[in-house]
RNA sequence: UCGUGCUAGGCGGGGAAUCAGCGGUGCCCUGUACCUGCAAUCCGCUACAGCAGGGUUGAAUUCCCGAGCGAGGCGGCGGUUUCCUCCGGCACGAUCCGCGAAAAGGCGCUGAGGGCCGGGCCCUGUGCAGCAAACGCGGAUGAACCCCGUCAGGGCCGGAAGGCAGCAGCGGUAAGUCCGGCGGUUUGGGUGCCGCAGGUUCUCCUGGCCGGAGCCCGGACGCGGAUACGACCGGUCGAAAAAGCUGUCGACCAAGGGUGCACGA
Repeated sequence: UCGUGCUAGGCGGGGAAUCAGCGGUGCCCUGUACCUGCAAUCCGCUACAGCAGGGUUGAAUUCCCGAGCGAGGCGGCGGUUUCCUCCGGCACGAUCCGCGAAAAGGCGCUGAGGGCCGGGCCCUGUGCAGCAAACGCGGAUGAACCCCGUCAGGGCCGGAAGGCAGCAGCGGUAAGUCCGGCGGUUUGGGUGCCGCAGGUUCUCCUGGCCGGAGCCCGGACGCGGAUACGACCGGUCGAAAAAGCUGUCGACCAAGGGUGCACGA
C1' cells in the first nucleotide's frame, strides 16, 4: 500500500416552555433524515442522564473537534404610539342658579299680584263599619279493646234462688276534625266617596272679605356665579404593538484538523 472480516461511532439537529437536572412525546425553526412500543390530570432516566426490542452502515463525502457564517428562538434597555388606574390644573362644551334689556304670547276691572278668615289635600289619635287571625259559644262528626250507660245471645260462680264480668247492637262522651253558624271577646292593617278631636303650613285646589293693576311662560341673547360630567393640559400605576440597540442559545452550509482492531499478500 492492497484485500477480507470486525469494533467504537452514525442512521438528524436546534430553540422556547416544563423540570432539581437531562432526554423524549407535544409547540416552533431547519430541511429529508431506519422500523416497532410508551408518553402532558405526561413518559423514561441521573451527569455515560429517554427506556425496551429489531434492522442497517461502518473507519470516512457519512464518525469526532474547535473557529466562521447564520435561518430562527429567548432575555434586557430607553424612547414613540395606543389603551387603562389615580391625582392636579383650566373653565372650551354640557348642567344648574341669579340678574338685565327688548320682542311675541296667555290671564286680568265679569277684579291681577298681595293681605285676613275658613274648607279641602296632608299628618296624629280615636269611634264606627269592613276584612283577617286567635279564643269562646253553638251545631255536626268523633273510641274494634285499653271511655260511660244499657247490655240480646253466649260465658263464669252456685244444688237452687240468685249473683258477677261483659262482646256486638243502641244511646252518649273526650281529644281531635269540620262549618256560607254567633248584635260573644281580644288583637292586627298598603281597608273606608264615613264620623269626632288636634296639628301643619302656605306647596297645591277652593269659598268669603279687604283692596284696586298687574301677573305668568318656554326658547333665543348678554352678564355674573356654582359644579367638575365630557373635552384639553401636566403628572402617575400598569398593559400591548411595531421599528431600534444590546446580550444569549443556535439549525443548515462551506473550509480545516483528528480517529481504530485482527488476519493474509
Model confidence (mean pLDDT): 76 of 100. This is a predicted structure of a 265-nucleotide RNA (Bacterial large signal recognition particle RNA) from a Kiritimatiellia bacterium. The model forms 94% of the base pairs in the Rfam consensus. Its Rfam family is "Bacterial large signal recognition particle RNA". The family's RNA type in Rfam is non-coding RNA gene. RNAcentral holds the sequence, with entries from ENA.